[in-house]
Parts: sequence; C1' cells; structure tokens
RNA sequence: GGCUGAGUAGCUCAGGUGGUUAGAGCACCAGAUUCAUAAACUGGAGGUCACAGGUUCAAAUCCCGUCUCAGCUA
Repeated sequence: GGCUGAGUAGCUCAGGUGGUUAGAGCACCAGAUUCAUAAACUGGAGGUCACAGGUUCAAAUCCCGUCUCAGCUA
C1' cells in the first nucleotide's frame, strides 16, 4: 500500500429488511428496608450512535470520504 471487520451511556454489548420514545446488564445517584452496612427491591440520571457530506417523506441502519483500533496479505 491492498482487503476484511469494528467504533452506540462511565464499562461490556444488543439494535433482523431504513419507520411510532435509541435499549440491556454492570457501575453511579436517590428512595425504601436495617441498630448499622452489604445483598436483594423501587425509581432516576447518563447518548453529537467516531467525524463530515450525500440519498430519502424519514438514516445508528444505505452510499462516498476522513480518523482510530484489530486481523489478513504483498
């Protein structure tokens, strides 16, 4: 250099064929419980879906480009 895959919450990851509010677990915060703490319980907050452009009535999803990471190859 070429090819393939990945990038979504603090972390690990879902999100089929574009369509009604972008989700789960853990972590965090609060509540309740307890003499107190932890666990279990209830609730909450937390997102420029890597970046930019395009297609579309509508894009995390499709297309082009850029960046980062991993693998393969010369």